The prediction has a mean pLDDT of 85. A computed fold for a 1427-nucleotide RNA from a soil metagenome, annotated as small-subunit ribosomal RNA. It matches the Rfam family "Bacterial small subunit ribosomal RNA". Rfam links the family to the GO terms structural constituent of ribosome and ribosome. The RNAcentral record of the sequence draws on SILVA.
RNA sequence: AGAGUUUGAUCCUGGCUCAGGACGAACGCUGGCGGCGUGCUUAAUACAUGCAAGUCGAACGGGGUCCAACCGGUGGCAACACCGGGGAAGACCUAGUGGCGAACGGGUGAGUAACACGUGAGCAACCUGCCCCGAAGACCGGGAUAACACCGGGAAACUGGUGCUAAUACCGGAUACCCCCACCGGGCCGCAUGACCUGGUGAGGAAAUGAAUUUCGCUUUGGGAGGGGCUCGCGGGCUAUCAGCUUGUUGGUGAGGUAACGGCUCACCAAGGCAGCGACGGCUAGCUGGUCUGAGAGGACGACCAGCCACACUGGGACUGAGACACGGCCCAGACUCCUACGGGAGGCAGCAGUAGGGAAUCUUGCGCAAUGGGCGAAAGCCUGACGCAGCAACGCCGCGUGGGGGAUGAAGGCUCUCGGGUUGUAAACCCCUUUCAGCAGGGACGAAAUUGACGGUACCUGCAGAAGAAGCCCCGGCCAACUACGUGCCAGCAGCCGCGGUAAUACGUAGGGGGCGAGCGUUGUCCGGAUUCAUUGGGCGUAAAGAGCUCGUAGGCGGCUUGGCAAGUCGGAUGUGAAAACUCCAGGCUCAACCUGGAGCCGCCAUUCGAUACUGCUAUGGCUAGAGUCCGGUAGGGGAGUGUGGAAUUCCCGGUGUAGCGGUGAAAUGCGCAGAUAUCGGGAGGAACACCGAUGGCGAAGGCAGCACUCUGGGCCGGCACUGACGCUGAGGAGCGAAAGCGUGGGGAGCGAACAGGAUUAGAUACCCUGGUAGUCCACGCCGUAAACGUUGGGCACUAGGUGUGGGGCCUUAUCAACGGGUUCCGUGCCGCAGCUAACGCAAUAAGUGCCCCGCCUGGGGAGUACGGCCGCAAGGCUAAAACUCAAAGGAAUUGACGGGGGCCCGCACAAGCGGCGGAGCAUGUGGCUUAAUUCGAUGCGACGCGAAGAACCUUACCUGGGCUUGACAUGCGGGGUGAAGCCGUGGAAACACGGUGCUCCUUCGGGAGCCCGCACAGGUGUUGCAUGGCUGUCGUCAGCUCGUGCCGUGAGGUGUUGCCUUAAGUGGCGCAACGAGCGCAACCCCUGUUCCAUGUUGCCAGCGGGUUAUGCCGGGGACUCAUGGGAGACUGCCGGUGCCAAACCGGAGGAAGGUGGGGACGACGUCAAGUCAUCAUGGCCCUUAUGCCCAGGGCUGCACACAUGCUACAAUGCGCGGUACAGAGGGCUGCGAUCUCGCAAGGGUGAGCGAAUCCCAAAAAGCCGCGCUCAGUUCGGAUCGGGGUCUGCAACUCGACCCCGUGAAGUCGGAGUCGCUAGUAAUCGCAGAUCAGCAACGCUGCGGUGAAUACGUUCCCGGGGCUUGUACACACCGCCCGUCACACCACGAAAGUCGGUAACACCCGAAGCCGGUGGCCCAACCCUU
Repeated sequence: AGAGUUUGAUCCUGGCUCAGGACGAACGCUGGCGGCGUGCUUAAUACAUGCAAGUCGAACGGGGUCCAACCGGUGGCAACACCGGGGAAGACCUAGUGGCGAACGGGUGAGUAACACGUGAGCAACCUGCCCCGAAGACCGGGAUAACACCGGGAAACUGGUGCUAAUACCGGAUACCCCCACCGGGCCGCAUGACCUGGUGAGGAAAUGAAUUUCGCUUUGGGAGGGGCUCGCGGGCUAUCAGCUUGUUGGUGAGGUAACGGCUCACCAAGGCAGCGACGGCUAGCUGGUCUGAGAGGACGACCAGCCACACUGGGACUGAGACACGGCCCAGACUCCUACGGGAGGCAGCAGUAGGGAAUCUUGCGCAAUGGGCGAAAGCCUGACGCAGCAACGCCGCGUGGGGGAUGAAGGCUCUCGGGUUGUAAACCCCUUUCAGCAGGGACGAAAUUGACGGUACCUGCAGAAGAAGCCCCGGCCAACUACGUGCCAGCAGCCGCGGUAAUACGUAGGGGGCGAGCGUUGUCCGGAUUCAUUGGGCGUAAAGAGCUCGUAGGCGGCUUGGCAAGUCGGAUGUGAAAACUCCAGGCUCAACCUGGAGCCGCCAUUCGAUACUGCUAUGGCUAGAGUCCGGUAGGGGAGUGUGGAAUUCCCGGUGUAGCGGUGAAAUGCGCAGAUAUCGGGAGGAACACCGAUGGCGAAGGCAGCACUCUGGGCCGGCACUGACGCUGAGGAGCGAAAGCGUGGGGAGCGAACAGGAUUAGAUACCCUGGUAGUCCACGCCGUAAACGUUGGGCACUAGGUGUGGGGCCUUAUCAACGGGUUCCGUGCCGCAGCUAACGCAAUAAGUGCCCCGCCUGGGGAGUACGGCCGCAAGGCUAAAACUCAAAGGAAUUGACGGGGGCCCGCACAAGCGGCGGAGCAUGUGGCUUAAUUCGAUGCGACGCGAAGAACCUUACCUGGGCUUGACAUGCGGGGUGAAGCCGUGGAAACACGGUGCUCCUUCGGGAGCCCGCACAGGUGUUGCAUGGCUGUCGUCAGCUCGUGCCGUGAGGUGUUGCCUUAAGUGGCGCAACGAGCGCAACCCCUGUUCCAUGUUGCCAGCGGGUUAUGCCGGGGACUCAUGGGAGACUGCCGGUGCCAAACCGGAGGAAGGUGGGGACGACGUCAAGUCAUCAUGGCCCUUAUGCCCAGGGCUGCACACAUGCUACAAUGCGCGGUACAGAGGGCUGCGAUCUCGCAAGGGUGAGCGAAUCCCAAAAAGCCGCGCUCAGUUCGGAUCGGGGUCUGCAACUCGACCCCGUGAAGUCGGAGUCGCUAGUAAUCGCAGAUCAGCAACGCUGCGGUGAAUACGUUCCCGGGGCUUGUACACACCGCCCGUCACACCACGAAAGUCGGUAACACCCGAAGCCGGUGGCCCAACCCUU
């Protein structure tokens, strides 16, 4: 200090989440020791039991115990002993009277938002027992009463009567340094009420001479110390969906009361007091020192320790006392619990332990007064759950240990593996050593000043034995440090966020390994941090959330130049205060640390005082004129209100002319019209709106404002610089204005026109279109108060380059005037643009720049501008304005794509123009489907379907049935064994195979090897995954595109280049340009073909020469020609003309065999489709292993109600049949092509020349041409189907071959919607050849040549594509995204007839104890009076 998460990517906004620290914690797993701390956060719930406040006999009387003298008895001779009685003095104990304490100490946090607390002041308005200092004093008397005794009541608690008695208990009188009060004086102080000192007179007021050995007490009074009371300034929660509160209320006078001021209380009088600087109310809460966190400012908290407050079962009350309205006191009421003899009583753990309950959760019914402290006492001492200690709990912090060194064969085991290894890992074993802690034993403290030690035989020290007794937890996808295997298969599960899991999961579970921390580790909860995400430090509001619709204006905030004064703010110094602890630093003590001790620092504030005066403020009602305003003179304008008025148009009414339609639409219909419409002319009525001017222009605060005229009226601007003299700006509340729609009352109503009706459209059409049409639109008055009320930009002031329009005014200028023009200046309104700003877009003197002032508003999305409450409204509704719940985003700007029934440009047999087909028929082939034991598998829109298959009868063959084999049909290695292998023959069998017979193999370096058999490793798989892959292929598409380097631009994604203009088949080329170059594509280079030349001339050729034949290059020969083979030439927009701004190029022409890439082929950029193929091959993982492998026979792949695709043959006369006759190219051929001759109607058979082929053969080319027949017919068209007979191949044609002959002779007469191919040697049509192949289902495929067209105006439309641009909420990219209802389930929240409870408020009634007062009754010794 940051990180993850919105997107295809980017920048920004923004929320969510994580890493840190902390805890009085809890939970899970685990757990060795010690020190120091801490330990009911919940039920201020209820409490059994014990203890927690007593003490003093030196205040008092009594009682009890002990005891002397003495008396009696027993024993004894006696001394004496024992027993009983007795009880002085004394000792000890003590219930009671009395004194002091019990108001401290200890607990808790309910209540309390308050002078409760903190802090600083004040009391001239106060009190103070015990303690300290000072002054003075204590004289004379008195009568009671507990205890006790006796008699009673009651279960008890407790209590009555009679009688006696004491005091430091109670009372009277005296005295008065003094105190208090009243009056009369003097002095002095204070802001004031008033205080202090002092003199005089008068009234009033004490005591215990008690106890005792020193000494302790008592009374009055002054002072001190410490403690307390009261008052005030300031400070510290939430809520305005609480806005008004208050009658003792606010003040006064008087009185009462208190220690004391005071409405504290009362009577009377006045009507005040508080509140937007938040009263009153609601909710929450003890406050503080401090604690946690944070860089700080802050935020959160208030356990332990310390200060203060409040409380003590709940509520009320007083008494006593120096002190209480009293935790372990009293009275009353209430709830609860307990005892009871039912009459009545007792109790209060929020003291220490402990129990129950509640709860996630919080300890022992311990020891001791040894220390510290407290109460009483003269003291000894007693009491003390305060306290000191111990116990329990890893609850926290701190410290220590669980061993140290050596040790490689890198052991075994585990895990993994490419089988080589790697890792666990010096880890272990093993060797050497040590003994902290724990254990055992011995010694043994400090804490205490003489005695006294709970802790404690503790700390500590010493010795002994032995590595011995002592390690876990979490994590390993990213954030975040640490990876593999197996299992699982969107299952089980994980998860803080993003997200993992659907068969190779580093994310689940387990294991191995690793990382982190360590007697702990994780989880959960809470707080701060990160979050500058409430922003004072330190944020924003054009489009992300956010400027109020506009103006006026109250409070408030802020405010021009200048002078003097003051010193409130501000700044500085000093003094006081700021408790201790805490914190920081230094030092010290426990072996260290935690912890503890000492010193210093710190404690922002507050109070007082002294000083400073720049700034702010106040003041002199000081001064000034630049802000603001007034005045004077001009000026523009749809600014506003009212009244009047004008023409055009629509509609309606009347009349004329006039006739069949009008109207309306994409097309129609509804509608209107022969009862006369529309059209047209004339007249009239009525309402609303104001064409042209008109604008990018004007005015207004905004909404808004438009014919013309008049009346009234607001504001602006310019000029003058006369006047006022800061009078200003903003503006919470508040007030006014405020489009349209809507509402109320009354008018008005032409046109338009929600609703509504009808007609269309449509799958539907509650819409768009059409015909009608009511509210409304208009007027008056009154409401409403909203809007994309937008410049989505609050108002004011100042400053900061320019350029160019436009509206209003002024000035200068062309000698003057005027118009125009030019310049300048002020105000308004636009555009462009610099700096600057901005996330970008953009803004840019009309700021979104730079500053100041004031207001409003925002704080993730949804829920929701909704609910509730309040206010407003006639209503509609408006204003204010949440929460539960839910999501990991929602968003802004820009980028690249893709898409659009967006735009413009351009291509393509894309359409159009043509020619021929398909779709109908029959057949062939493929596919779907169905069937089947099997009909093996794959291919599935284009881009699967005559596709893989260029040859399924067996084989192929992968499928099915059956029969067999198990190291295997095939490969390699190892071990062992034997050995005359293979082949041939026979038998069985469907065959595979088995058995029998026969068979003396090959190589050799003579060891052996090959071969065969057995065993072990392994083979084998057309089993699965093309979504794990390589390779190959299809497709967009032979479309013209796809990129890179450097530079430049941009925060960035990215752009530029590659866009633009012209051109091209082409990102082809040219020009321009922040680009300049380059690569993959295009083109060319390659092949075929078209012309020609050269060379060569057999098997090809034959013009000329010769020979020969019926005839034939047949022969000699030739090298001309054709042709073949090889090599050149040729075509490049090269030339001419035109067009093109230039150029590139285009158009036309010449020449040429060929002309603008001549024609054709090969060649396929970056990429897309998880396209296709695991069955060509290769290959990871998974699966089978006497079978999912292998062999064999038979069957199947050829099954057939159907559907589709691709073809063939046809439907005929441009034809068919027959006869005759002509002309190719390219191929193939030795288990081959096969001439010739011959047989057969034919398929074919026989024969076999020639030819491994420019030589021979296949081989006839066919259409064509000539001729004949057919004459429009289901035919002399068409040939399916079926019957019969044959041929050939082959081991074998049943399932299931082809061909031939004879017979049979089906459908079909040109094909619906729709759809395909083709732009020239093309389509169409005609035949020929080849691969595969024994043969063939080939009508397929691949080639070859023959004959040989038609049409293209053109690019609107359909399809596909390219480039530019635009919109986008799409990016799996329009086959996208996405909205609402409904159905089902679940959750949250709201409402709901009601019902129950709580809280608050107001009014009234009853009313305990108690206090105060009034009035009685009873008692009354001492005092007084009378008798």